[in-house]
A computed fold for a 368-nucleotide RNA from a Candidatus Krumholzibacteriia bacterium, annotated as Bacterial RNase P class A. It is recorded under the gene name rnpB. Model confidence (mean pLDDT): 76 of 100. The model forms 98% of the base pairs in the Rfam consensus. Taxonomically the source falls in Candidatus Krumholzibacteriia (Bacteria, Candidatus Krumholzibacteriota). The RNAcentral record of the sequence draws on ENA.

RNA sequence: UGAGCAGAACAGACGAUCGCGGGCGCCCGCCGGCGCCUGAGGAAAGUCCGAGCACUUCGGGGCAGGGUGCUGGGUAACGCCCAGUGGAAGCGAUUCCAAGGAAAGUGCAACAGAAAGCAAACCGCCUACGUCGCGGUUCGCCGCGACCGGUAAGGGUGAAACGGUGAGGUAAGAGCUCACCAGUGCCGCCGGCGACGGUGGCAGCUCGGCAAACCCCACCCGGUGCAAGACCGAAUAGGAGAGGAGAAGCCGCCCCGCUUCGCACGACUCUCGGGUUGGUCGCACGAGGUGCCCGGUAACGGGCAUCCUAGAUAAAUGAUCGUCACCCCUCGCGGGGAACAGAACUCGGCUUACGGGCUGCUCAACCU
Numbered sequence: 001u002g003a004g005c006a007g008a009a010c011a012g013a014c015g016a017u018c019g020c021g022g023g024c025g026c027c028c029g030c031c032g033g034c035g036c037c038u039g040a041g042g043a044a045a046g047u048c049c050g051a052g053c054a055c056u057u058c059g060g061g062g063c064a065g066g067g068u069g070c071u072g073g074g075u076a077a078c079g080c081c082c083a084g085u086g087g088a089a090g091c092g093a094u095u096c097c098a099a100g101g102a103a104a105g106u107g108c109a110a111c112a113g114a115a116a117g118c119a120a121a122c123c124g125c126c127u128a129c130g131u132c133g134c135g136g137u138u139c140g141c142c143g144c145g146a147c148c149g150g151u152a153a154g155g156g157u158g159a160a161a162c163g164g165u166g167a168g169g170u171a172a173g174a175g176c177u178c179a180c181c182a183g184u185g186c187c188g189c190c191g192g193c194g195a196c197g198g199u200g201g202c203a204g205c206u207c208g209g210c211a212a213a214c215c216c217c218a219c220c221c222g223g224u225g226c227a228a229g230a231c232c233g234a235a236u237a238g239g240a241g242a243g244g245a246g247a248a249g250c251c252g253c254c255c256c257g258c259u260u261c262g263c264a265c266g267a268c269u270c271u272c273g274g275g276u277u278g279g280u281c282g283c284a285c286g287a288g289g290u291g292c293c294c295g296g297u298a299a300c301g302g303g304c305a306u307c308c309u310a311g312a313u314a315a316a317u318g319a320u321c322g323u324c325a326c327c328c329c330u331c332g333c334g335g336g337g338a339a340c341a342g343a344a345c346u347c348g349g350c351u352u353a354c355g356g357g358c359u360g361c362u363c364a365a366c367c368u
Base pairs, nucleotide, nucleotide: 001364002363003362004361005360006359007358010355012324013323014322015321016320017319018318020039021038022037023036024035025034026033027032041340045351046350048349049348050347051346052345053225054224055223056222058257059256060255061254062253063252065221066220067219068218069217070084071083072082073081074080085099086097087096088095089094100216101215105214106213107210108209122155123154124151125150126149130147131146132145133144134143135142136141163181164180165179166178167177168176182206183205184203185202186201187200188199189198190197191196229281230280231279232278239272240271241270242269243268246261247260248259249258288307289306290305291304292303293302294301295300326337327336328335329334
């Protein structure tokens, strides 16, 4: 200098003028006015996970359904985070992985290929064994051909063809046998909390892949979301029609217990019609922020000090001008640019969108 990897932080600052939401104070009978303070984000977003909180009268059991899936730790909890293990990619910094089970069962594998799941004979190689024919014969057999066959070494197809190299063996071959290598299984030893790693022995065991296919195993999960819900106020006729002996309470289903209403003057269900659809709270002190110290590799935990930091409801948080700072063009004067995006009960995460700069590290080239 170039290419790349990781991390933490920032998201213009100040002033003036005008305007808006909220709080407090003053004037004030009210409307309203004046002054002061305060007023978006790292993602407020997607609403994808996990919680708090609220309601569902409550409890128990079963089925169905959903989720997670290496190990250890963190956390209120998690599908998140940290540290590791194994595998994959990269020269590397580093990154990625739903990563339990394929000796419970079922199922799947396009195209190509002879054969793809109790494997398979297209080309090639062989004709030992058996049968037949022809020829030869020293009558023991020999040669050739056909049939029946043998063979997974070689070629070719494929993502995948039942280990690799060499030797023996054979009619030709083949873990058929042996040596070495690789893998798998079993039994030990050593290290580690563990996932696992290293190492020794035995067994020719070498019949594989897919479970984000059904499924099996282990663990977890009730439902609905602040339009939850509570209070005040307002409104009301329990109107008409149909069904109706049981109905409702957990809102997927079933069962048991329990509670309430009802059994024809009729609970309850459906349809139609009518009325009210305003305010306060929930709602801003919380698994809270910042700084320091301690423990821990880290995530994180503990202690002390300090701070209070939007609360709207059809929705305020804005606009203009000036100066400075940043980036780009330019010798200069000067000119231009400044991303993604807007809270709605609140937190912890993940994911997605996005600007320029900083720090550390890796690789390559060059210079000293």